[in-house]
Molecule: Guanidine-I riboswitch aptamer
Organism: Halioglobus japonicus
C1' cells in the first nucleotide's frame, strides 16, 4: 500500500405510536330500580371521540441484554493423512444531525457504522 473477514437468527428491554382488545367520556336503544310522573342511578347493545388513557395485542435498537448457530485459533480422540466428533479461547471499537420512507401510526425501525465530527 492492497485484498478478505469482522456475521446471521431469536428472546428481552430502552423507546414508540393507536390497527385490534380494554379503559374513559358523549349520544341512541333496551332491561332493572326508586309508590306515580319528571328525573336520577345501574346493567347490556350499537355508534362516535380521546394515546398529555396506566394497560393487553403490535413495532422495536450498528453503537442495549441474553442465548443459539456460524467463522477463526488451539488441544484431545479416530485415521497414513484429510474429513468427522469432543474440550477450551476469540468474535474488538463505535460521538452522530436535519430530512425522508414504511406500517394503522410512530419510534434508538429503514435510508444509516449514512452526511458530518474528532
Nucleotide at each position: 500500500c492492497c485484498a478478505a473477514u469482522a456475521g446471521a437468527u431469536a428472546u428481552c428491554u430502552a423507546g414508540g405510536g393507536u390497527u385490534c382488545c380494554g379503559a374513559u367520556c358523549g349520544c341512541a336503544g333496551u332491561g332493572g330500580u326508586a309508590a306515580u310522573a319528571g328525573u336520577g342511578c345501574u346493567g347490556c347493545u350499537g355508534c362516535g371521540a380521546u394515546g398529555a388513557c396506566u394497560g393487553g395485542u403490535c413495532c422495536g435498537a450498528g453503537a442495549g441484554u441474553u442465548a443459539u448457530c456460524g467463522a477463526c485459533c488451539u488441544c484431545c480422540u479416530c485415521c497414513u493423512a484429510c474429513c468427522a466428533g469432543g474440550g477450551g479461547g476469540u468474535u474488538a471499537c463505535a460521538c452522530g444531525g436535519a430530512g425522508g420512507g414504511a406500517u394503522a401510526a410512530a419510534a434508538g425501525c429503514c435510508c444509516g457504522g449514512g452526511a458530518g465530527a474528532a